[in-house]
Context: one part of a larger RNA
RNA sequence: UUACCACCUGAGAGAAACGAACUUUUAGUACGAAAGGAACGAGGUCCGGACACCUCUGGUGUACCAGUUGUGCCAAUGCAUCGCUGGGCAGCUACGUGUCGCGUAGAUAAGAGCUGAAAGCAUCUAAGCUCGAAGCUACUCUCAAGACUAGGUGGUGUAGGCGGUUGUAAUAGACAACUUUAAUAGGAUGGCAGUGUACGCAUUGAGGGUUCGCCCGAAAUGUUUAGCUGGUCCAUUACUAAAGCCG
Numbered sequence: 001u002u003a004c005c006a007c008c009u010g011a012g013a014g015a016a017a018c019g020a021a022c023u024u025u026u027a028g029u030a031c032g033a034a035a036g037g038a039a040c041g042a043g044g045u046c047c048g049g050a051c052a053c054c055u056c057u058g059g060u061g062u063a064c065c066a067g068u069u070g071u072g073c074c075a076a077u078g079c080a081u082c083g084c085u086g087g088g089c090a091g092c093u094a095c096g097u098g099u100c101g102c103g104u105a106g107a108u109a110a111g112a113g114c115u116g117a118a119a120g121c122a123u124c125u126a127a128g129c130u131c132g133a134a135g136c137u138a139c140u141c142u143c144a145a146g147a148c149u150a151g152g153u154g155g156u157g158u159a160g161g162c163g164g165u166u167g168u169a170a171u172a173g174a175c176a177a178c179u180u181u182a183a184u185a186g187g188a189u190g191g192c193a194g195u196g197u198a199c200g201c202a203u204u205g206a207g208g209g210u211u212c213g214c215c216c217g218a219a220a221u222g223u224u225u226a227g228c229u230g231g232u233c234c235a236u237u238a239c240u241a242a243a244g245c246c247g
Stems, first nucleotide, its partner, number of pairs: 003156006012143004018048002021045005031036001049100005057094004064087005069080003103139004111131004160246003163179005184241003187237005192230004200223005207216003
């Protein structure tokens, strides 16, 4: 600089699954002279609605099973609305089944107060503190990072970087090359360059010595345009080292 994958958080938003009716009790109570005649609360039934499910019942069930008609032998198959008829697992469903509560906490409103000065008193207020609503927030469910303050964690990556192999005459944090899809450095091999013909061996060898057999001997020639060296030359070759990491 920039791309993708997975899993989350929850600012915020929405729903906040219940609503009637009847009935038992409260209770022939409260109330009322009498006549008459409640309610809060508790229980039950039923209707509508919401959510979920397929154990039961029903539906479907062109997977499947059986019967059967037509189509020119048997068998098998095809076609005729799955040909028609009768059954039917799973799944999906309603006509089936299950559930559908009270609230709790916190901060507050009006309001009620404590302590308490300004103002030696008094004062709920100025500092401070305690309470207090069917309302607000949280506790339940769903969506949710386009929440532009555009989030977090993990993973794989781009550009790039760190690291590494190095270079540039006298040693770079900043420049340059390379980093296995590689000649960056080392090594190896070859070339080239410098020096100038290695050690050993063979032949020759002035001269000297001698027991007369021979011995010593600088050096020369050949092997040999050799041998050696190349940090500062070139090329070839992955044998060694260029691990890895961040992003």
Large-subunit ribosomal RNA, domain VI from a Microcaldota archaeon, 247 nucleotides, folded computationally. Its Rfam family is "Archaeal large subunit ribosomal RNA". Rfam links the family to the GO terms ribosome and structural constituent of ribosome. Its mean pLDDT, the model's own confidence on a scale to 100, is 83. The RNAcentral record of the full RNA draws on ENA.